[in-house]
Context: one part of a larger RNA
């Protein structure tokens, strides 16, 4: 190199853009590099493999034949890939009208709720738990009432629902934006498909700098429980959660399912669009295009399950896998302020 794999056994890159690169729709006509098929040339002997033969045999030696898969050249073939050319529309993009939506980015509003101030009323008790303590109350607390001030994160609607590539995203309202579905078949004419290296995004936690901080709460303090209790219960409570610029670059970053394209019964939900019936009409009936559940035949699978949103049958591109432990550890290099990330072994041992 070939051969096997990758939901759960070892393996799908955390996602997307995109560079080399690999692959590539239908047709004409050219070419002859790839292919093919015929000629010549050469592929050294030895050796290796047939046969046969010499030394009593074998080693070992000799013949004669394959073989040396090659590589030059020269003649043809023109299906198939490349290359030129010339066209075509189904891929793929675009116009043009419409369409849902928590897609994002910024300002702006708004109510309930908490917590703290203020002020009325009002009196012993609250709060908490298995039971209780720490804590809070007579300096007037809890409770109720009215005003005030702050910050966060929006109940019902809401959904097996929607949108985003992915992480994600949810109170209203306006502004600026990105993507998608559906119609019309008007334009362009393969302008596609993946994508090594590369640029970007990219939960929480953490990190600077400055804000802000109501609630919540790592660390801490203290009351319980306990043989003990650095836990779980319970009062407190700082980082931290929020904002703004800047790092960080990770994950059960998960469908543990890379993308892309065709093709394979069926049923029964829901979303968004469109076309038709129903005398209207949001129900209802039939179609069709696009998403998202569930059930299920063929197939698939070790089973479990997968089953047109495949884990079916195929074709392209990437990524990774190759006993268990040592190790995602060591050395090195890159990135990072740091924390650590990213690449990534070996001795040895079972």
């Nucleotide at each position: 190199c070939u051969g096997g794999g990758c939901g759960u056994a070892a393996a799908g890159g955390g996602c997307g853009c995109g560079u080399a690169g690999g692959c590539g729709g239908c047709u004409u006509g050219g070419u002859a590099a790839g292919u093919c098929g015929g000629g010549g040339g050469u592929g050294a002997a030895a050796g290796u493999c047939a046969g046969c033969g010499g030394c009593u045999c074998a080693a070992c030696c000799g013949c004669u034949g394959g073989a040396c898969u090659g590589c030059c050249u020269u003649c043809g073939a023109g299906a198939c890939u490349g290359c030129c050319u010339g066209g075509c529309u189904u891929g793929a993009g675009c116009a043009u009208g419409g369409u849902a939506g928590a897609g994002g980015c910024u300002g702006g509003c708004g109510g309930a709720a908490u917590u703290c101030c203020c002020g009325g009323u009002g009196u012993a008790g609250c709060g908490g738990u298995g039971g209780a303590a720490u804590g809070c109350g007579u300096a007037g607390a809890g409770g109720u009432c009215g005003g005030g001030a702050a910050g966060a994160a929006c109940a019902u609607c809401g959904g097996u629902g929607g949108c985003g590539a992915a992480g994600g995203c949810g109170g209203c309202c306006a502004g600026c934006u990105g993507g998608g579905c559906c119609a019309u078949u008007g334009c362009u004419g393969a302008c596609g498909c993946u994508g090594a290296u590369g640029c970007g995004c990219g939960a929480c936690a953490g990190c600077g700098u400055g804000g802000g901080g109501a609630g919540c709460a790592a660390a801490c303090a203290g009351g319980a429980u306990u043989a003990g209790a650095u836990a779980c219960c319970c009062u407190g409570g700082u980082a931290g959660u929020c904002c703004a610029c800047g790092c960080c670059g990770u994950a059960a970053a998960c469908g543990a399912u890379g993308g892309g394209u065709a093709c394979u019964a069926g049923g029964c939900g829901u979303c968004g669009g469109g076309g038709g019936g129903a005398g209207c009409g949001a129900c209802c009936c039939c179609u069709u295009c696009g998403g998202u559940g569930c059930c299920g035949u063929c197939g698939u699978u070790a089973a479990c399950a997968c089953a047109g949103u495949a884990a079916g049958u195929a074709c392209c591109c990437c990524g990774c896998c190759u006993g268990g432990g040592g190790a995602g550890u060591a050395c090195g290099g890159c990135c990072g302020c740091a924390a650590g990330g990213c690449u990534g072994a070996a001795a040895c041992u079972c």
Small-subunit ribosomal RNA, central domain from an uncultured bacterium, 350 nucleotides, folded computationally. The full RNA is in RNAcentral, with records from ENA, Greengenes and SILVA.